[in-house]
Order: sequence, then structure tokens, then C1' cells
RNA sequence: GCGGCGGAGCGGGUGAUCGCCUUCCGUCCUGCUUGCAGGCGGGGGGAGGAAAGUCCGAACUUCGCAGGGUAAAGUGCUCCGGAAAUCGGAGGCGUCCCGGAAACGGGGCGACGGACAGUGCCACAGAAAACACACCGCCUUCCGGCCGCGGGCUUCGGUCCGGGGCCGUACGGUAAGGGUGAAAAGGCGAGGUAAGAGCUCACCGGUCCGGCGGCGACGCCGGAUGCAAGGCAAACCCCACUUGAAGCAAGGCCAAAUAGGCGGGGAAUCGGGAACCGGCGCGAGCCGGCGCCCGGCCGAAGCGACCCGUUUCGUCCGACCCGCGGGUAGGCCGCAUAGAUCAAUGAUCACCCUUCCAAUCCGUUGGAAGACAGAAUUCGGCUUACAGCUUCGCCGCCGGU
Repeated sequence: GCGGCGGAGCGGGUGAUCGCCUUCCGUCCUGCUUGCAGGCGGGGGGAGGAAAGUCCGAACUUCGCAGGGUAAAGUGCUCCGGAAAUCGGAGGCGUCCCGGAAACGGGGCGACGGACAGUGCCACAGAAAACACACCGCCUUCCGGCCGCGGGCUUCGGUCCGGGGCCGUACGGUAAGGGUGAAAAGGCGAGGUAAGAGCUCACCGGUCCGGCGGCGACGCCGGAUGCAAGGCAAACCCCACUUGAAGCAAGGCCAAAUAGGCGGGGAAUCGGGAACCGGCGCGAGCCGGCGCCCGGCCGAAGCGACCCGUUUCGUCCGACCCGCGGGUAGGCCGCAUAGAUCAAUGAUCACCCUUCCAAUCCGUUGGAAGACAGAAUUCGGCUUACAGCUUCGCCGCCGGU
């Protein structure tokens, strides 16, 4: 210097004038009634790195206790960080990109728990898609046919014996070769075989054992072994861990108004206790009555669904549920170093800055443009968008020192 990769920051500046929101001040003005409202003047402040997406987590608020279980949902390699996060950092394994002859180095991504717990799927093509029936092909044997070779015998017409080659059928062997497919009984080479096959051997791969390194995921080395029963779980599922719901339009307060409206449904009946009243009794006490208290039973409500527990309420003066109908839609708080509430943070001018184009007397001149984009309870993350400028680190190549 070039190419590639990863990260961080800025993202227009200054001044003036006018305008908007908010807050504070005032020997000011007006109104109302004693402190507010409005006006006027002055001081201070006023949209981001993503404010976006609403994907994840939390604070906070309400749902009367929020405990156990089932279901449901989420996450899923290792270690560290962190309140947590489906998050961050550094690694491992896999895969892709760049560079390299390669080893490897630098980055991106991850659909990285489990396929021998079970169920299911793999279209079409193909013989066959996992208990995996052989289409073409190769080989042995029997039978039939054809060709030719060698030998023996011969009455020279032929006949006997032995191999070989080719074709066809049948039985059998084969899974090496070919074909189909995303994927077909581990790969490659040699031997072996009737032809083949881990059948055998060497290497690779797999599995098991041991050693070394590492906190670990894992990696390296050595040995043994003929070893495959594919893939898919972002298919159902299994394993481990985690998990109330809703959300600032949460919620709280004040004022006002109405119809404290109408209709329907609606829940066991037992035990005990103290007191009171009435009747009977000399008395102890007995019978009856109404209410009260405690417990049980029944019913209902309440933190997502269901169940259990639990709390509270209720049984005709009825909890609660269903339906119809009526009133209110105002203000204050929640609310902040911007704090609006149909929602402010703007406009103009001048100069400067950056980029691009043209010209150039190399001093500069002129023109055009300046990204993505706008707070709404607040934080921690992730994802997406971003003109231009500045800067850091890594990998490789070239040149120089």
C1' cells in the first nucleotide's frame, strides 16, 4: 500500500430574530376573594443510538392467603458474568466464507440434551427406505440346442470318451459392478472366491479400554476389536431446569350524576355451650320458644385452566350468578435533570464544517447535497434501519527498512 473480517465514536456547529412547551422569579397589570387564574417582563431546561420492532427479562401496580399437585408453556454443548433474560464474554464441536499447496489461521452462523423407553414419517423414483423378499448384471448345477478341438475304435456309413465356447429355461448362490434416489447393509486398496461379500489383511472411520492435557465441553496418543440396528424430535415423545395473571389505557384520590333500578336462578341441617322467657316441679331438674356463640355439613367468591388445601361470605332480611336497563366520560395524582395529554421541542437569515461535481491564475470561486429517523411509567438486553466522517484490532499478500 492492497484485499478481507470484527469493533467503537460522532452524526452538523456558532450567532441573531420570531414562535411553542415547561419551571422559577417579580415593589408590574387585570379578575376573583387572600391566594389562585390570566396577562406582561426576565432567568433556566426541552426528542435517540436506535426514541423503532413489541421479541425476552425486571422494577412497580391491582387481583382478599398464594401452599401443593396435574395440565400447559419455555429453555437445552462447557465455564464465567449477571437481579434475570431466549442476554453478554471466552471456549468446544459442527458447518459456511476469506487466505493458503496443505497443515492451519481469521471470521459468520448454529435447526448443538436424547433415535437401544415408546409411537410415527421418509412423497416420487427404485427390487428394496430399516425384521429392509433383487430390476439389470455375475456365478455353480440339471436339462435342451448349436459350434468346434483332442484321443480311441471302425465294416469308413459312423460310434465311444474327454474338455472348451455360445444360446435358452429351471433351481440355487450373490449384494462386489450398474441403475433409482436427499439418503441403499462404513470408505479405499490388495488378497481370496464358482462368482462375491470384513470373508481376510493394511490404512481410515466406528466402538471399547488405558494414559496424558484441560475446571469443563472435549482434544491428543496407544492398544484391542470385524464392528452398522439409516435419517427426521423446529415430528409426537422422554430427560433436566424454570414459570401466577394482567398491565401506567396498571392503579389511587376527589367531585358530580343516576335508578341502592327491574326480571330470573339459588345452597345440609347436625352437635355442643352460656344466657333469657314461659310452663311443670319443694328442689335437683324436665319440656317448649326465640335469638347469640363455636364446630361440622351444604352453597358461593377469590391468583390464568382443573383438583386439593385455605380465607371470607351466605342459606328466603339469601352470598353469589345470568340477563335487561340507567348515570358519569370532569379534575388531581401516578409523572421524572423534557414531562406533553388529539400530544410541545419549530421557522428564517448569516457564517463555518463535511461530501460530491465543474472551473482554476493553485490563492480559490460557483453549484448541489448532508443519513436512519420523533420521547409518552422506568430500567437491562436482543433484532432491524443508517449518507458521511473519525478511529482501534485481527488475518493474508506485496514493497521498503
About this RNA
Bacterial RNase P class A from a bacterium, 401 nucleotides, folded computationally.